A computed fold for a 91-nucleotide RNA from uncultured Caulobacter sp., annotated as Glycine riboswitch aptamer. The prediction has a mean pLDDT of 80. The sequence is in RNAcentral, with records from MGnify. The organism belongs to Caulobacter, within Bacteria.
[in-house]
RNA sequence: AUGAACGCUGGAAAGUGAUCCGAAAGGGUCCGCCGAAGGAGCAAGGAAGGGGGACCUUCCGGAAUCUCUCAGGCUCCAUGGACAGCGGGGG
Repeated sequence: AUGAACGCUGGAAAGUGAUCCGAAAGGGUCCGCCGAAGGAGCAAGGAAGGGGGACCUUCCGGAAUCUCUCAGGCUCCAUGGACAGCGGGGG
C1' cells in the first nucleotide's frame, strides 16, 4: 500500500494413439489434440491530414480467461500450472 519476494491450500483442458530403441523406467519419430507457465496478435481511446457529410488514410496507444499455438502440455502418480484464498510485509 489497488500489498513485492516467499510460504501454505485449492487449481482445468487434451491420445489407454501408431511405430522404433530399451530388461524396465524412459527416450526418438509420425499423426491427432489442449490452453491456465512463458510468448505473440487485436479493441477501446488519442493526434494529424482529406472530405459538405457519412467516412477514409497515417501515426501513437495498445487489455484479457479473447485469438494464435512458437514454446509448453495430452493414461495414472509425480512435476508444472494462469487464477483464487490465507499468511507475509518490500521500497